[in-house]
RNA sequence: CCGUGCAGCCGGGGCAGCAGCGGGGCCCUGUCGCCUGAAAUCCGCUAUAGCAGGGGUGAUGCCGAUCCGAGGGCAGACUUUGAUGGAGCCGCCCCCUUCAAGUGGCGCUGACGUCCGGGUCUUGCGCAACGGAAAUCUGUGAACCGUGUCAGGAUGGGAACAUAGCAGCACUAAGCAGAAGCUUUCGUGUGACGCAAGGGUGCCUGGGCCGAGUUAACUGGAGGGGUUCCGUCUGUUGGAGUCUGUUCGGAGUGAGGCGCACGG
Repeated sequence: CCGUGCAGCCGGGGCAGCAGCGGGGCCCUGUCGCCUGAAAUCCGCUAUAGCAGGGGUGAUGCCGAUCCGAGGGCAGACUUUGAUGGAGCCGCCCCCUUCAAGUGGCGCUGACGUCCGGGUCUUGCGCAACGGAAAUCUGUGAACCGUGUCAGGAUGGGAACAUAGCAGCACUAAGCAGAAGCUUUCGUGUGACGCAAGGGUGCCUGGGCCGAGUUAACUGGAGGGGUUCCGUCUGUUGGAGUCUGUUCGGAGUGAGGCGCACGG
């Protein structure tokens, strides 16, 4: 000097878990950054800390102080957001009472107030209406058991005539139909009227006295009561963000450092 083989390297970190260390689970990171198998009711190791098997590279390799600080954990403070419990001792809202500041209504065509009366209301009586019935009028209406007249026929008689009497006709009874509304009677939660008694919350209406406010519908004020729907206050819990402290810390940077064995 060359070759062969081995060491080394072929990702790393945080959290949780574990006696501890890795894999795998969740998360972060990257100028390229091995392959296969098993593994959370876990898998495998033991401080030189994955196991089993295979492959690549091997001074353009490996280790590495320093600087930098992606990101994570822990604690605290602050901000924000969601859920939920509570408070009618708050707001909003609802109800009751009251005041009369504003708006409005009524008011010298006299409000409010006060006095007198009537109606509406109840009952009774009268009256009317409506409905029914009776009487009245008209029509119809009796095979025989209504009246009058009784053809024919029948009977009596010598005859004249007489007797009883069916049909028909007329008039009527019971009954049926119609008309009117002069008469009588019955009924009615039909009611315009009259009279009397009663009643009087409300409404309508007529009149007398007084003389300027009155009302409380709405807004507003006061007091009382109710409700947890919403807002507020308060408690608990979950999430997100900012800052501080602490802890771990990737990638990058890279002073410096570094083999072993055999053969030629």
Molecule: Bacterial large signal recognition particle RNA
Organism: Clostridiales bacterium